The RNA shown here (transfer RNA) has 74 nucleotides and comes from a Candidatus Dojkabacteria bacterium.
RNA sequence: GCGCCCGUAGCUUAAUAGGAUAGAGCACUGGUUUGCGGAACCAGAGGUUGCAGGUUCGAGUCCUGCCGGGCGCG
Numbered sequence: 001g002c003g004c005c006c007g008u009a010g011c012u013u014a015a016u017a018g019g020a021u022a023g024a025g026c027a028c029u030g031g032u033u034u035g036c037g038g039a040a041c042c043a044g045a046g047g048u049u050g051c052a053g054g055u056u057c058g059a060g061u062c063c064u065g066c067c068g069g070g071c072g073c074g
Base pairs, nucleotide, nucleotide: 001073002072003071004070005069006068007067010026011025012024013023019057028044029043030042031041032040050066051065052064053063054062
């Protein structure tokens, strides 16, 4: 340099063939409980879906470029 795959919350990830407010687990915060903590239970916060454009009534999903990671080839 070329080809393929991947990028969604702090971490791991879901989201049918483009459709309704992007969900879940762990972690975090508050509460209940406890002599205190842990565990358990209840509630809550946290996402410009890597970045910038495009297509569309509508994009996490499709298209283009770039950035980062992985694999292969040279």
Notes:
Its mean pLDDT, the model's own confidence on a scale to 100, is 80. Rfam family: tRNA. Rfam classes the family as a transfer RNA. NCBI's taxonomy places the organism under Bacteria, Bacteria candidate phyla, Candidatus Dojkabacteria.